RNAcentral holds the full RNA, with entries from SILVA. A computed fold for a 514-nucleotide part of an RNA from a metagenome, annotated as small-subunit ribosomal RNA, 5' domain. Rfam family: Bacterial small subunit ribosomal RNA.

Context: one part of a larger RNA
RNA sequence: GAUUGAACGCUGGCGGCAGGCCUAACACAUGCAAGUCGAGCGGGGGUAGCAAUACCCUAGCGGCGAACGGGUGAGGAAUGCUUGGGAAUCUGCCUCGUAGUGGGGGAUAACGUUCCGAAAGGAACGCUAAUACCGCAUACGUCCUACGGGAGAAAGGGGGGGAUCUUCGGACCUCUCGCUAUGAGAUGAGCCCAAGCGGGAUUAGCUAGUUGGUGAGGUAAAGGCUCACCAAGGCGACGAUCCCUAGCUGGUCUGAGAGGAUGAUCAGCCACACUGGAACUGAGACACGGUCCAGACUCCUACGGGAGGCAGCAGUGGGGAAUAUUGGACAAUGGGCGAAAGCCUGAUCCAGCCAUGCCGCGUGUGUGAAGAAGGCCUUCGGGUUGUAAAGCACUUUAAGCGAGGAGGAAGGUUCGUUACUUAAUACGUAACGGAAUUGACGUUACUCGCAGAAUAAGCACCGGCUAACUCUGUGCCAGCAGCCGCGGUAAUACAGAGGGUGCAAGCGUUAAUC
Numbered sequence: 001g002a003u004u005g006a007a008c009g010c011u012g013g014c015g016g017c018a019g020g021c022c023u024a025a026c027a028c029a030u031g032c033a034a035g036u037c038g039a040g041c042g043g044g045g046g047u048a049g050c051a052a053u054a055c056c057c058u059a060g061c062g063g064c065g066a067a068c069g070g071g072u073g074a075g076g077a078a079u080g081c082u083u084g085g086g087a088a089u090c091u092g093c094c095u096c097g098u099a100g101u102g103g104g105g106g107a108u109a110a111c112g113u114u115c116c117g118a119a120a121g122g123a124a125c126g127c128u129a130a131u132a133c134c135g136c137a138u139a140c141g142u143c144c145u146a147c148g149g150g151a152g153a154a155a156g157g158g159g160g161g162g163a164u165c166u167u168c169g170g171a172c173c174u175c176u177c178g179c180u181a182u183g184a185g186a187u188g189a190g191c192c193c194a195a196g197c198g199g200g201a202u203u204a205g206c207u208a209g210u211u212g213g214u215g216a217g218g219u220a221a222a223g224g225c226u227c228a229c230c231a232a233g234g235c236g237a238c239g240a241u242c243c244c245u246a247g248c249u250g251g252u253c254u255g256a257g258a259g260g261a262u263g264a265u266c267a268g269c270c271a272c273a274c275u276g277g278a279a280c281u282g283a284g285a286c287a288c289g290g291u292c293c294a295g296a297c298u299c300c301u302a303c304g305g306g307a308g309g310c311a312g313c314a315g316u317g318g319g320g321a322a323u324a325u326u327g328g329a330c331a332a333u334g335g336g337c338g339a340a341a342g343c344c345u346g347a348u349c350c351a352g353c354c355a356u357g358c359c360g361c362g363u364g365u366g367u368g369a370a371g372a373a374g375g376c377c378u379u380c381g382g383g384u385u386g387u388a389a390a391g392c393a394c395u396u397u398a399a400g401c402g403a404g405g406a407g408g409a410a411g412g413u414u415c416g417u418u419a420c421u422u423a424a425u426a427c428g429u430a431a432c433g434g435a436a437u438u439g440a441c442g443u444u445a446c447u448c449g450c451a452g453a454a455u456a457a458g459c460a461c462c463g464g465c466u467a468a469c470u471c472u473g474u475g476c477c478a479g480c481a482g483c484c485g486c487g488g489u490a491a492u493a494c495a496g497a498g499g500g501u502g503c504a505a506g507c508g509u510u511a512a513u514c
Base pairs, nucleotide, nucleotide: 001514002513003512004511006510007509008508009507010506013361014360015359016358017357018356019354020353021319026317027316028315030314031313032312035064036063037062040061041060043058044057045056046055047054048053071272072271073270080197081196082195083194084193085192086191089189090188094185095184096183097182098181099180100179101178102136104134105133111126112125113124114123115122116121142151143150144149156177157176158175159174160173161172164171165170198244199243200242205235206234207233210232211231212230213229214228215227216226217225247269248268249267250266251262252261253260254259274295275294276293277292278291297308298307299306300305325351327350328349329348333347334345335344336343337342364394365393366392367391374385375384376383377382398455400450401449402448403447404446408441411437413435414434415433416432417431418430419429420428458503459502460501461500462499463484464483465482469498470497471496472495473494479486480485
């Protein structure tokens, strides 16, 4: 000099953009943060109606999601990260292709009855449905094979409809969403190898599943991953083993660079979810807001037994030099579910607080010598503050008040036309056109009008380094100080004042890095 997620002191007008627990991975009151689908299913309830029926809501079964998104950095020095390669793998939803979607069965929640329990919750009996579950049939392709052969699948829902049939329920046709098998792709993930990625030798030897082989098991998959047997190997001064420290990277800061330091925000990867362990479900977890076991802690209890996990967003206590609101909205972007309308979304978008940082603007402009008054200094002549003020003439940014007012809106709904599909001018899909609409921010940005210099300057320093000097007080005292050093009666170094210098809504100090 540059820089900071900074803090502290004094001061503080406005706006834009960013940032905001670095400490206790300490404990957490309260609310919210993951639901959705009635176009899979049976039931229950409500509204309208005389009814048929239509619409709405939904506890349960079922499907998909909950493995994403969000948080944190405890652990981990290599099962990690970065870069570059590799072969022995899986991949829900999505895209393209091929072949199918036939015919049956038995249950079970909900519900009803009874019972147990303080509660959490549970038991028995009975009834019922499905895109829930299980056989049978079929098998293009798939898998296994001793090459003879063998094994294995499915589910239906919704819209519309002219003939024909009908037990009047539909069959049937068609469109669409699904379902099954399989191939390819895409995406995502698992695995292997090499090199690089801290300190310590006051850590020198370490290792028995250890190193390799054969065989088997296991996995989606190679492999001591696991096991049986066999061999005796494997690593190490090119630092093994042990100890300490640490999330890694893109980047960030500094520097001419080489390098050094660092890893907040944003992005990629990893790890973790009260502590330790385990598996279940599933395409995917050994799962933050799932399950089980053990532990510590907290809470409820009828003492028999139960409940919980903010390192999600707010918020509380605590720790600390120190870090914000128990806010608004799904309008946009994105995600989940759904045919869609839509619902959910503390992701996100916004707002609130904080000079924490960067950037911009303002606190007026011009004129004005009687060089006013006052202050300070003085050699008592004057000098300086100083065109500074006052006065005069203007301007009105920002703040204030009033009025207008974009963009962020794409879509979705509805009506019509055309095209495709089709037996069809139904339905559905697409394009085009019309209509009424969808904004948290928001009293938005921006524009115009109104009034009046009106509402807006401080902080540090002035001995040298280092820009800036005098007076008074004090008298090695009180004090200053980054280094050198000042102060013991004329202190430009302490304290105050006048003046000056430097930065400026900031200025200094402290801490830290180069």